[in-house]
RNA sequence: AGGGGUGUAGCACAAUGGCAGUGCAACGGUCUCCAAAACCGCUGAUGCGAGUUCGAUUCUUGUCACCCCUG
Numbered sequence: 001a002g003g004g005g006u007g008u009a010g011c012a013c014a015a016u017g018g019c020a021g022u023g024c025a026a027c028g029g030u031c032u033c034c035a036a037a038a039c040c041g042c043u044g045a046u047g048c049g050a051g052u053u054c055g056a057u058u059c060u061u062g063u064c065a066c067c068c069c070u071g
Stems, first nucleotide, its partner, number of pairs: 001070007010024004018054001027041004047063005
């Protein structure tokens, strides 16, 4: 320099263009003499821009970070 992949909550991951979810964690509660476990509830996210569309996590494009391959 060229090519490919990944980027979503604190962490690990889902999501046929149509309300952005799950598990763990955090917080609050129930239970308990106390704690743990269990159960209930709750907070929190689409790497950053532009475009297409009635509607974008999803499609197109630019850019950034990381990983892999070629030279």
The prediction has a mean pLDDT of 84. A computed fold for a 71-nucleotide RNA from a Bacillales bacterium, annotated as transfer RNA. Lineage of the source: Bacteria > Bacillati > Bacillota > Bacilli > Caryophanales. It matches the Rfam family "tRNA". It is annotated as a transfer RNA.